[in-house]
RNA sequence: CGGGAUGUGGCGCAGUUGGUAGCGUACCUGCUUUGGGAGCAGGGGGUCGCUGGUUCAAAUCCAGUCAUCCCGACCA
Numbered sequence: 001c002g003g004g005a006u007g008u009g010g011c012g013c014a015g016u017u018g019g020u021a022g023c024g025u026a027c028c029u030g031c032u033u034u035g036g037g038a039g040c041a042g043g044g045g046g047u048c049g050c051u052g053g054u055u056c057a058a059a060u061c062c063a064g065u066c067a068u069c070c071c072g073a074c075c076a
Base pairs, nucleotide, nucleotide: 001072002071003070004069005068006067007066010025011024012023013022019056027043028042029041030040031039049065050064051063052062053061
């Protein structure tokens, strides 16, 4: 320098024929227990890496850009 993949609540991930963002785990509260753990019930938390565009409407399409990883090229 060229090509590709990934980037979503604390963490790990799903959601990609565009239609008001979900699961597991963790966290908080209550019940249960002598207590802890486990179990049960309820609850809070993200606007989808960033910017712009298309559209009535975008995590989902398009352009640019940033980060990480992989492959190749170049130099030593």